[in-house]
Context: one part of a larger RNA
Molecule: small-subunit ribosomal RNA, 3' minor domain
Organism: Omnitrophica bacterium RIFOXYB12_FULL_50_7
RNA sequence: CACCGCCCGUCAAGUCACCGAAGUUGGUUGUACCCGAAGUAGGUUGCCUAACCGCAAGGAGGGCGUCUGCGAAGGUAUGAUCAGUAACGGGGACUAAGUCGUAACAAGGUAACCUUACCGGAAGGUGAGGUUGGAUCACCUCCUU
Numbered sequence: 001c002a003c004c005g006c007c008c009g010u011c012a013a014g015u016c017a018c019c020g021a022a023g024u025u026g027g028u029u030g031u032a033c034c035c036g037a038a039g040u041a042g043g044u045u046g047c048c049u050a051a052c053c054g055c056a057a058g059g060a061g062g063g064c065g066u067c068u069g070c071g072a073a074g075g076u077a078u079g080a081u082c083a084g085u086a087a088c089g090g091g092g093a094c095u096a097a098g099u100c101g102u103a104a105c106a107a108g109g110u111a112a113c114c115u116u117a118c119c120g121g122a123a124g125g126u127g128a129g130g131u132u133g134g135a136u137c138a139c140c141u142c143c144u145u
Stems, first nucleotide, its partner, number of pairs: 003108001005105001008101002011098001013095004018090003023085012039070006046064004052059002111132009
């Protein structure tokens, strides 16, 4: 490089990180139930039994077995939580340049902007309320000369 200017959003392409997420994998853990080792507590009408008692029979005590309770690991069901992965979904940033329009910047060609509701490929549009950080014209008030 000064309106042949500037500039907004959708869409398309690429790169990057992020968010959500059915599912899936693993860790930890709660609850209910099943099973139940060692050990331990209790029972015992079965079996065994040197020390104690008894002349003896036997008794006391003990052991084994067995039953019951507790009981680790394990199993089943159902939750919680953490982490990994993830179909798919979502916007964001950047990029030479591309597509569609032209919203904003001049009164930007409907002044712009703010809040809100609705609507629309997109910038956006319309309604309601508000602001002047609006141009132009006219009038009023004040100040200076």